[in-house]
Large-subunit ribosomal RNA, domain I from an Anaerolineales bacterium, 549 nucleotides, folded computationally. The prediction has a mean pLDDT of 82. It matches the Rfam family "Bacterial large subunit ribosomal RNA".
Context: one part of a larger RNA
RNA sequence: GGCCUAUGGUGGAUGCCUUGGCGCAAAGUGCCGAAGAAGGACGUGGGACACUGCGAUAAGCCUCGGGUAGCCGUGUACAGGUGUUGAUCCGGGGAUUUCCGAAUGGGGAAACCCGAUAGAGGUGAACCUCUAUCAUCCCUUUGUUGAACACAUAGACAUUGGGAGGGGCACUCUGGGAACUGAAACAUCUUAGUACCAGAAGGAAAAGAAAUCAAAGAGAUUCCCUUAGUAGUGGCGAGCGAACGGGGAACAGCCCAAACCGCAUGUGCUUGCAUAUGCGGGGUUGUAGGACCAGUAUAAUGGAGCAGAUUGGCUAGUAGAAAGGUGUGGGAAAACCUACCAAAGAGGGUGAUAGUCCCGUAUACGAAAGCUGAAAAGCCCUGACUGUGUUCCUGAGUACCGCCGGACCCGUGUAAUCCGGUGGGAAUCUGGGGAGACCACUCUCCAAGGCUAAAUACACUUUGCGACCGAUAGUGAACAAGUACCGUGAGGGAAAGGUGAAAAGCACCCCGGUGAGGGGAGUGAAAUAGAACCUGAAACCAUAGGCCU
Numbered sequence: 001g002g003c004c005u006a007u008g009g010u011g012g013a014u015g016c017c018u019u020g021g022c023g024c025a026a027a028g029u030g031c032c033g034a035a036g037a038a039g040g041a042c043g044u045g046g047g048a049c050a051c052u053g054c055g056a057u058a059a060g061c062c063u064c065g066g067g068u069a070g071c072c073g074u075g076u077a078c079a080g081g082u083g084u085u086g087a088u089c090c091g092g093g094g095a096u097u098u099c100c101g102a103a104u105g106g107g108g109a110a111a112c113c114c115g116a117u118a119g120a121g122g123u124g125a126a127c128c129u130c131u132a133u134c135a136u137c138c139c140u141u142u143g144u145u146g147a148a149c150a151c152a153u154a155g156a157c158a159u160u161g162g163g164a165g166g167g168g169c170a171c172u173c174u175g176g177g178a179a180c181u182g183a184a185a186c187a188u189c190u191u192a193g194u195a196c197c198a199g200a201a202g203g204a205a206a207a208g209a210a211a212u213c214a215a216a217g218a219g220a221u222u223c224c225c226u227u228a229g230u231a232g233u234g235g236c237g238a239g240c241g242a243a244c245g246g247g248g249a250a251c252a253g254c255c256c257a258a259a260c261c262g263c264a265u266g267u268g269c270u271u272g273c274a275u276a277u278g279c280g281g282g283g284u285u286g287u288a289g290g291a292c293c294a295g296u297a298u299a300a301u302g303g304a305g306c307a308g309a310u311u312g313g314c315u316a317g318u319a320g321a322a323a324g325g326u327g328u329g330g331g332a333a334a335a336c337c338u339a340c341c342a343a344a345g346a347g348g349g350u351g352a353u354a355g356u357c358c359c360g361u362a363u364a365c366g367a368a369a370g371c372u373g374a375a376a377a378g379c380c381c382u383g384a385c386u387g388u389g390u391u392c393c394u395g396a397g398u399a400c401c402g403c404c405g406g407a408c409c410c411g412u413g414u415a416a417u418c419c420g421g422u423g424g425g426a427a428u429c430u431g432g433g434g435a436g437a438c439c440a441c442u443c444u445c446c447a448a449g450g451c452u453a454a455a456u457a458c459a460c461u462u463u464g465c466g467a468c469c470g471a472u473a474g475u476g477a478a479c480a481a482g483u484a485c486c487g488u489g490a491g492g493g494a495a496a497g498g499u500g501a502a503a504a505g506c507a508c509c510c511c512g513g514u515g516a517g518g519g520g521a522g523u524g525a526a527a528u529a530g531a532a533c534c535u536g537a538a539a540c541c542a543u544a545g546g547c548c549u
């Protein structure tokens, strides 16, 4: 020096565990904000570092309920308090709620500085403190002023009453809008109208009652399954990719503009007409309908309105069956013996594996207060029908056309349909659009105004479940985690769980630096469970012995 054996050290794999995650289902809930939000800063405890809670009334104040013997949040004890005159705790409502932040009196390097007006306080004019008000924009009321331009008007200033502003993970709509990539290169194409940016809104949003489809007829929209990877499209490459129809979920339809009638105000004048604006009635469709005119009825119906008898749910909770013994063991819930309950043998805990020990479970109940679903009577609103005619109305820079783009399965193609830009530019029911160039016939619908619940998307809460993970896994985060730390910043971003049934966490003695660490003693079932604490692999280190060199 090597190998082997034994005993240790180091190290933290493995096993077991789970406070935390992940996913799914069902039900419910869904905006917050100038009455100052979201998010923060700073404070706040007897002493108080972090977290949690709270706000100068500061781990809290008041009240209404629940509930019952302890309590003063966690790491975490000590001191001192409090509670059957019902505390702590749980739930509803209220009060307080510094400063910053849209931040809004002005300023500002956020959490700071400096004001004005009115009132109050300090014997108070100066000074200090407290309370209230004072940003901007839009709409609106009233008043004072006031140009071009004489009256006036515009405008200015003040004022009354409203509103907006900012935030929100995801979901929604709209306006903009890539590239890597794929095409085995690459340019049309694809990725993709994706990512991203901006705006707007809500608990959903959007869409929506046919100028739709179809070819038998159907009859708003949305979502799912299918039709179907079909018809198509496509450097006919890569790829992209419908609809009709069928089956389900959910179902709901309406209101204006106009014609016509009237009122008010203004203007023009020929002084009772015309016209403009506003308001009221009327009216709302395609088998055309309505107005006007002439008649019949005065209600049925409907309401997405109000209100609400009654009845559910949510936000605390309540009751809830039935077992003893023997012996092993540190400990019984294991074993054995003999019982019981079961609308409850789901699950968890308890010193090992418990239906009958505890929490629960099946089942049955419960609200002063707040929120919420359904909803009868009632109130309110709405509102019917017939006939004649060819007088009036039925959405115009619109439809459509040329050119140029975009969306549609559809890349210019035979390219209809829809949308935009640009230049032209109709008809008026004897009217107009569509049925994939275009024309005819036939069928079908009525554009150029608007509203509309549900089925759908997402998030959160509650409950339940898992051939989901089990600490290098599962969230980045089971622990003071978006923390420590890094970065000027945008931003990046960890590691880190386990004594024991119970701290019973080693009194006392000894060595030692009044150490660290250790040896006795003691606790404990166990201390090679001693806090660097369950198990404790390997690499690596050491001691003792053996063998070899």
Base pairs, nucleotide, nucleotide: 001548002547003546004545005544006543007542008541009540015534016498017497020469021468022466023465024464025463026462027461028460029459030458031167032166039100040099041098042055043054044053046078049075050074051073061094062093063092064091065090066089070082071081072080105114106113107112115134116133117132118131119130120129121128122127136164137163138162139161142158143157144156145155171202172200173199174198175197176196182189186235212218213217222249223248224247225246226245232240233239253451254450255449256395260281261280262279263278264277265276266275267274268273269272286429288394289393290392291391292389293387294386295385296384302381303380305379306378310374311373312372313371314370315369317365318364319363323338324337325336326335339356340355341345347359348358349357400424401423402422403421404420405419406418407417410436431446432445433444434443435442485492486491505533508520509519510518511517